Predicted 3D model of an 88-nucleotide RNA (c-di-GMP-I riboswitch aptamer) from Syntrophomonas sp.
Lineage of the source: Bacteria > Bacillota > Clostridia > Eubacteriales > Syntrophomonas.
The prediction has a mean pLDDT of 86.
[in-house]
RNA sequence: AAUUGAAAAGGGCAAAACCAUUGAAAAGUGGUGACGCAAAACUACAGGGGCUAACACGGUUUUACCGUUAUGCCAGCCAGCUGCCGGU
Numbered sequence: 001a002a003u004u005g006a007a008a009a010g011g012g013c014a015a016a017a018c019c020a021u022u023g024a025a026a027a028g029u030g031g032u033g034a035c036g037c038a039a040a041a042c043u044a045c046a047g048g049g050g051c052u053a054a055c056a057c058g059g060u061u062u063u064a065c066c067g068u069u070a071u072g073c074c075a076g077c078c079a080g081c082u083g084c085c086g087g088u
Base pairs, nucleotide, nucleotide: 002088003087004086005085012037013036017032018031019030020029021028022027035076042080043079047078048077049074050073051072056068057067058066059065060064
């Protein structure tokens, strides 16, 4: 440097659910909690994909519903990028 995760050491992260809180929502943050993870570190207009639809616009049987839309989100979907320990 490349490749790899059998066994191991030191450890790390934390799904769902519940509680609190912010938010229109998706979702975020904190706590409890562990389904899992060798990148479950980082990167979200300027790669793909996914979620939401407040504002706006349009519609209707008009004060509420429906549709379109990201300027709001997701890195624990793929991807990009850096990297601990061990094997080869």